[in-house]
Large-subunit ribosomal RNA, domain IV from a soil metagenome, 327 nucleotides, folded computationally. The full RNA is in RNAcentral, with records from MGnify. The coordinates come from a structure-prediction model, not an experiment, and the mean pLDDT is 82.
Context: one part of a larger RNA
RNA sequence: CUCUCUCCAAGGAACUCGGCAAAAUGGCCCCGUAACUUCGGGAGAAGGGGUGCUUACGAGAGUAAGUCGCAGUGAAGAGGCCCAAGCGACUGUUUACCAAAAACACAGGUCUCCGCUAAGUCGUAAGACGAUGUAUGGGGGCUGACGCCUGCCCAGUGCCGGAAGGUUAAGGAAGUUGGUCAGGGGUAACCUAAAGCUAGCGACCGAAGCCCCGGUGAACGGCGGCCGUAACUAUAACGGUCCUAAGGUAGCGAAAUUCCUUGUCGGGUAAGUUCCGACCCGCACGAAAGGCGUAACGAUUUGGGCGCUGUCUCGGAGAGAGACUCG
Numbered sequence: 001c002u003c004u005c006u007c008c009a010a011g012g013a014a015c016u017c018g019g020c021a022a023a024a025u026g027g028c029c030c031c032g033u034a035a036c037u038u039c040g041g042g043a044g045a046a047g048g049g050g051u052g053c054u055u056a057c058g059a060g061a062g063u064a065a066g067u068c069g070c071a072g073u074g075a076a077g078a079g080g081c082c083c084a085a086g087c088g089a090c091u092g093u094u095u096a097c098c099a100a101a102a103a104c105a106c107a108g109g110u111c112u113c114c115g116c117u118a119a120g121u122c123g124u125a126a127g128a129c130g131a132u133g134u135a136u137g138g139g140g141g142c143u144g145a146c147g148c149c150u151g152c153c154c155a156g157u158g159c160c161g162g163a164a165g166g167u168u169a170a171g172g173a174a175g176u177u178g179g180u181c182a183g184g185g186g187u188a189a190c191c192u193a194a195a196g197c198u199a200g201c202g203a204c205c206g207a208a209g210c211c212c213c214g215g216u217g218a219a220c221g222g223c224g225g226c227c228g229u230a231a232c233u234a235u236a237a238c239g240g241u242c243c244u245a246a247g248g249u250a251g252c253g254a255a256a257u258u259c260c261u262u263g264u265c266g267g268g269u270a271a272g273u274u275c276c277g278a279c280c281c282g283c284a285c286g287a288a289a290g291g292c293g294u295a296a297c298g299a300u301u302u303g304g305g306c307g308c309u310g311u312c313u314c315g316g317a318g319a320g321a322g323a324c325u326c327g
Base pairs, nucleotide, nucleotide: 001322002321003320004319005318006317007316008315010313011312014311019308027051028050029049030048031047036041038145052067053066054065055064056063057062080306081305082304083303084302085301086300087298088297092104093103108143109142110141111140112139113138114137120129121128122127146293147292148291149290151223152222153221156220157219158216159215160214161213162212165211166210167209171205172204186201187200191196224242225241226240227239228238251285252282263279264278265277266276267275
């Protein structure tokens, strides 16, 4: 010096990214417990008192007085607390070996497909699952308890429905028997002197799809610009104009989102790029890729406080084990 451990004057987070680590709390009995709340909870809230031994009294729980810091057992006993905020409702799940989380799941919500040889999935197939189920069922997508809600746009894309018109593929074949000639029939190889002939080409007939018509957003998605205006100024309820399918509603907002930015104001501190409450100029929130709240819950994240301490001021002493030196 290193590791594991014990103790420390005064101070008590001044340490540090951060109280990391350590210290502290701790069992049982009694008293007593707030906001808030989904009335269950929050609660072991918080905060207090008691606890050994001896004597006296008492049937006992216990009550009163006095008094000690000693000796042991076991592998081991035993919450620190409070306030505020973010995220996720919750219990669960996860990166076997750097991440346990605000990620995944979840009950609940909603859309959609599927009538049973179901849809869907695996398989070349047989077959199997779905399911010995049957729409109060099964598959898929999104959202994610609960409360209050979930606005506008169907022009594009998707999906659903429609069938009048436009466009459009393969194909429109072969044989037999009988009958018939009213109308129409482009071009034309081979053959032929020619007329002509019939392959081919063309024309014509051919579905779905696409075009087209309509619907649909808890489908993919989207949700404006410029100029002017009030008797201080400023601002603009108001007006004009351009564009659009429609121009962002409620709620929230410097936010896990704010670049400028340590925005500005207030709070907390002697001092606060963090934190909390506001404001709104939202670079670039916004309503099931849900919006805003929310009791309870969390080895979650952020800020503050009490207690406590060798984290520190600032270091010291000690035990054991190493390193090291000699042997």